Predicted 3D model of a 72-nucleotide RNA (transfer RNA) from a Candidatus Peregrinibacteria bacterium.
It was read from a public genome assembly.
Rfam family: tRNA. It is annotated as a transfer RNA. Rfam describes the family as follows. Transfer RNA (tRNA) molecules are approximately 80 nucleotides in length.
The source organism's lineage runs through Bacteria, Bacteria candidate phyla and Candidatus Peregrinibacteriota.

RNA sequence: GCCACCUUAGCUCAGGGGUAGAGCACUCCCAUGGUAAGGGAGGGGUCUCGGGUUCAAAUCCCGAAGGUGGCU
Numbered sequence: 001g002c003c004a005c006c007u008u009a010g011c012u013c014a015g016g017g018g019u020a021g022a023g024c025a026c027u028c029c030c031a032u033g034g035u036a037a038g039g040g041a042g043g044g045g046u047c048u049c050g051g052g053u054u055c056a057a058a059u060c061c062c063g064a065a066g067g068u069g070g071c072u
Stems, first nucleotide, its partner, number of pairs: 001071007010024004018055001026042005048064005
């Protein structure tokens, strides 16, 4: 330098046009003599950034940034 893939909650990841989710973690409650496990509730996101398409974009298109891998 070229190619492919990835970027969504603190972490690991779903979701591929129509109100952003799960598990774990965190907070509170139940339960126990007490702890762990278990059950219930809750908080936490400008979906990496800029532009475009669209009535509507996390999602489609273009570019940029960062990361991973391959080639040279």